[in-house]
Context: one part of a larger RNA
RNA sequence: GGCGUAUGGGGGAUGUCUUGGCAUCAGGUGGCGAUAAUGGGCGUGAAAGUCUGCGAAAUGCUCGGGGGAGUUGACAAAUAAACAGUGAUCCCGAGAUUCCCUAGCAAACGCGGAGAACUGAAACAUCUAAGUACCCGCAGGAAGAGAAAGAAAAAUCGAUUUCCUCAGUAGCGGCGAGCGAACGGGAAACAGCCCAAACCGUCGAGGUUUCCUCGGCGGGGUUGUAGGGCCCUUCACAUGAGAGUCACAAAUCUAUCUGGAAGCAGAAGUCCUUGGAAAGGGACGCCGCAGAGGGUGACAGCCCCGUAAGCGACUCCGGAUAGACUCUCGAGGGGUACCUGAGUAGGUCGGGUCACGUGAAACCCCGACUGAAUCCACGGGGACCAUCCCGUAAGGCUAAACACAACCUGAUGACCGAUAGUGAACUCAGUAUGGCGACUGAAAGAUGAGAAGAACCCCUUCUAGGGGAGGUAUGUGAACCUGAAACCAUACGCUU
Numbered sequence: 001g002g003c004g005u006a007u008g009g010g011g012g013a014u015g016u017c018u019u020g021g022c023a024u025c026a027g028g029u030g031g032c033g034a035u036a037a038u039g040g041g042c043g044u045g046a047a048a049g050u051c052u053g054c055g056a057a058a059u060g061c062u063c064g065g066g067g068g069a070g071u072u073g074a075c076a077a078a079u080a081a082a083c084a085g086u087g088a089u090c091c092c093g094a095g096a097u098u099c100c101c102u103a104g105c106a107a108a109c110g111c112g113g114a115g116a117a118c119u120g121a122a123a124c125a126u127c128u129a130a131g132u133a134c135c136c137g138c139a140g141g142a143a144g145a146g147a148a149a150g151a152a153a154a155a156u157c158g159a160u161u162u163c164c165u166c167a168g169u170a171g172c173g174g175c176g177a178g179c180g181a182a183c184g185g186g187a188a189a190c191a192g193c194c195c196a197a198a199c200c201g202u203c204g205a206g207g208u209u210u211c212c213u214c215g216g217c218g219g220g221g222u223u224g225u226a227g228g229g230c231c232c233u234u235c236a237c238a239u240g241a242g243a244g245u246c247a248c249a250a251a252u253c254u255a256u257c258u259g260g261a262a263g264c265a266g267a268a269g270u271c272c273u274u275g276g277a278a279a280g281g282g283a284c285g286c287c288g289c290a291g292a293g294g295g296u297g298a299c300a301g302c303c304c305c306g307u308a309a310g311c312g313a314c315u316c317c318g319g320a321u322a323g324a325c326u327c328u329c330g331a332g333g334g335g336u337a338c339c340u341g342a343g344u345a346g347g348u349c350g351g352g353u354c355a356c357g358u359g360a361a362a363c364c365c366c367g368a369c370u371g372a373a374u375c376c377a378c379g380g381g382g383a384c385c386a387u388c389c390c391g392u393a394a395g396g397c398u399a400a401a402c403a404c405a406a407c408c409u410g411a412u413g414a415c416c417g418a419u420a421g422u423g424a425a426c427u428c429a430g431u432a433u434g435g436c437g438a439c440u441g442a443a444a445g446a447u448g449a450g451a452a453g454a455a456c457c458c459c460u461u462c463u464a465g466g467g468g469a470g471g472u473a474u475g476u477g478a479a480c481c482u483g484a485a486a487c488c489a490u491a492c493g494c495u496u
Base pairs, nucleotide, nucleotide: 001495002494003493004492005491006490007489008488009487015481016446017445020416021415022413023412024411025410026409027408028407029405030404031105032104039101040100041099042055043054044053046079049075050074051073061095062094063093064092065091066090070083071082072081109140110138111137112136113135120127124174150157151156161188162187163186164185165184171179172178192397193396194395195341199219200218201217202216203215204214205213206212207211224375226340227339228338229336230335231334232333233332234331235330240329241328242327243326244325252324253323254322255321256320257319258318259317260316261315263311264310269284270283271282272281273280285302286301287291293305294304295303346370347369348368349367350366351365352364356382377392378391379390380389381388434439453480456468457467458466459465
């Protein structure tokens, strides 16, 4: 020096655990803000710091309710000074106060404007990715859409939305890569309405003033089997019928029921034994609409918290029903040809969107230029024409079914278990650190059942550390559960 064994050091793997995460489901709720939000600063305690709470009335004030013995939040024990059965602390509701800076804040979902590239096409240009990402504007609890100028081809359906299917079909496509419907069928949910105009009345303005035009208000009226107005005519009409507060007009109150925001109550076990400790083992019982779960010195239906089935509100916030209340209420026949949304529909050119890339390319939308008809009308049925069929544009509103989840509540997991799971389980994480800044961004859990956290003695630099003693359960000493390996040391053996 090497190897081996043993004992230690070192280190923090592994095992076990979980305060924290992740995901899903259901319900609620879906906004806050000049009546000052969100976020921050500074204060505020007997007490130095940090977190939490609060705001100069400052770890809190007033009132109502709950509750019933200790309390003055946490790290964080002790001390001081206090409060409390004349009911404190604490929990719920309503109110008061609310310093300084900052005017928008907020998770996704929605609608609109604007709009890539990587990529794929095994290159690449049309195409794709994709109307995606990103940016901007705006709104709501949902938004958007919506009561056919529809879809169809059967003499059919009957607003919109969403799901399943139709169907990876018909189609589109350097007919490449790829893109990709609709009709119909089955479900969820269902709800329909209001204006403009004709005509009438009234008020006003203007003009060419026995009249005309325009405007305000009121009545009327709202559709496709066309409807309405006006004129003529027939019948009916309210001690009745219908509807309603989220469209179609709009307020408020009462009663009953019900839900949420504190809570109440809640069955049933003892003995022996091992052990530090019983919930373990043994014996004999009991409850159960409760044997979900958690805790307790090891594994507890009967020890504790709970669980099942019940109960509960002064006050605040919802929902349903009923009543009060409020609003509305004609139908037919004949005639007339007054009205029924105009720079509109359509056309040409250029684009876009439609599953549809210009194609035979309809329909829809936009820009420029043009530009009708008026119910014997007009639009559509995928170029176009005819027949036939369907509908009535150029005004508007509309719940539910369908999207999302920041926040609140509850539940669940062949989800993680501290290099995992959120970046963050931890006194003090979006912290420390880095960056001028936008921004970036960690590490770090476990003594023990209980601090019983080691009085006292000894060595020592009087420090670190160690040895006794004592405590604990013979193990645990705070750099603390377990304590692997690398690496280091000592002792012994073998060997060179």
This is a predicted structure of a 496-nucleotide part of an RNA (large-subunit ribosomal RNA, domain I) from Durinskia baltica.
Rfam family: Bacterial large subunit ribosomal RNA.
The prediction has a mean pLDDT of 81.